Source information
c-di-AMP riboswitch aptamer (ydaO/yuaA leader) from Litchfieldia alkalitelluris, 150 nucleotides, folded computationally. The organism belongs to Litchfieldia, within Bacteria. The model forms 92% of the base pairs in the Rfam consensus.

[in-house]
């Protein structure tokens, strides 16, 4: 430099959600990955509850519990229109079996949590490591790169 290959259940995909060690197991610990709280500086400083019980120096203040309308968090999962029930569009997210970009096609745009309360945030504190799905065929396209073999 040229050619071939990357491709299907001991596999692949969404996701932070995997690996290692001990243990019969449950479980525990560590690493990796992910989230929350939390200074200076900066930003902001205009407004926000309901119910029940208790305490006190009592037309108010405060404590505890509980609820969700205010506010906030994880997440791609928000916004606009609307027949406000359906749906459509914009924006956002994922997949098409080496990776990236483009094109084309397919799909998703939920759910849950905190409980009147939290901006950013070094040190520090603390939490999660679940759940769900797929194998159809034009054995999909173009460009660049990586790895393996010849």
């Nucleotide at each position: 430099g040229c050619c071939u290959u990357u491709u299907u259940a001991u596999c692949g995909c969404u996701u932070a959600a995997u690996u290692u060690g001990u243990g019969u197991a449950a479980a525990c610990a560590a690493a990796g990955c992910g989230g929350a709280g939390g200074a200076c500086c900066c930003a902001a400083c205009u407004u926000u509850g309901g119910c029940a019980a208790g305490u006190a120096u009592a037309u108010u203040a405060u404590u505890u519990g509980u609820c969700u309308u205010g506010g906030g968090g994880u997440g791609a999962a928000u916004c606009u229109u609307g027949u406000a029930u359906a749906a459509a569009g914009a924006g956002g997210g994922g997949g098409u079996a080496c990776u990236c970009u483009c094109a084309a096609c397919c799909c998703c745009u939920a759910a849950c949590c905190c409980g009147a309360c939290a901006g950013c945030u070094a040190a520090c504190u603390u939490c999660g490591u679940a759940a769900g799905c797929g194998u159809a065929g034009c054995a999909g396209g173009a460009g660049a790169g990586a790895a393996a073999g010849g």